[in-house]
The RNA shown here (transfer RNA) has 74 nucleotides and comes from a Candidatus Parcubacteria bacterium. Rfam family: tRNA. Its family is annotated with triplet codon-amino acid adaptor activity in the Gene Ontology. The prediction has a mean pLDDT of 83.
RNA sequence: CCGCCCAUAGCUCAGCCCGGUAGAGCAGCUGCCUUUUAAGCAGAUGGUCGCAGGUUCAAAUCCUGCUGGGCGGA
Numbered sequence: 001c002c003g004c005c006c007a008u009a010g011c012u013c014a015g016c017c018c019g020g021u022a023g024a025g026c027a028g029c030u031g032c033c034u035u036u037u038a039a040g041c042a043g044a045u046g047g048u049c050g051c052a053g054g055u056u057c058a059a060a061u062c063c064u065g066c067u068g069g070g071c072g073g074a
Base pairs, nucleotide, nucleotide: 001073002072003071004070005069006068007067010026011025012024013023020057029043030042031041032040050066051065052064053063054062
């Protein structure tokens, strides 16, 4: 220098191909249970979907550029 992959909740990830209400598990919080803790059960909370533009009635999703990480080639 060139190519490919990844970036979504505190953590691990799904959803992206084929645009239409942002989700799961774990952690944390509250409650129940228990002599207490742990375990178990129930509930609620938690997100500018890496950043900036473009397309569109509508973008996590499509397009472009950039940033960070990983892999390969020269």